c-di-GMP-I riboswitch aptamer from Priestia megaterium, 86 nucleotides, folded computationally. The prediction has a mean pLDDT of 86.
């Protein structure tokens, strides 16, 4: 340094739900909780996925379609890293 996550240590984060909050929703934040995680740390470049205020179309009190919105705990990619082992 590169390859690997099994065996350990010594620790990290934090699903669904619950309170509050903030958004038009998707959703995000704060606290309470763990489902799981070997990068579940940070980063929207590609791709998928959700939403649909706005804006376009039907046409009718509705529908449709569209990211400039969100997801990093969907893949992939880019940074950066304890521990063991070869």
């Nucleotide at each position: 340094u590169u390859c690997a996550g099994u065996u350990a240590a010594a620790g990290g984060c934090a699903a669904a739900c619950c309170a509050g909050u903030c958004g038009a929703a998707a959703g995000g934040c704060u606290g309470g909780g763990a489902c799981g995680c070997a990068a579940a740390a940070c980063u929207u470049c590609a791709g998928g996925u959700c939403u649909a205020a706005g804006g376009u179309c039907c046409u009718u009190a509705g529908g449709a379609c569209u990211a400039g919105g969100a997801u990093a705990g969907c893949u992939g990619g880019g940074u950066u890293u304890c521990c063991u082992g070869a």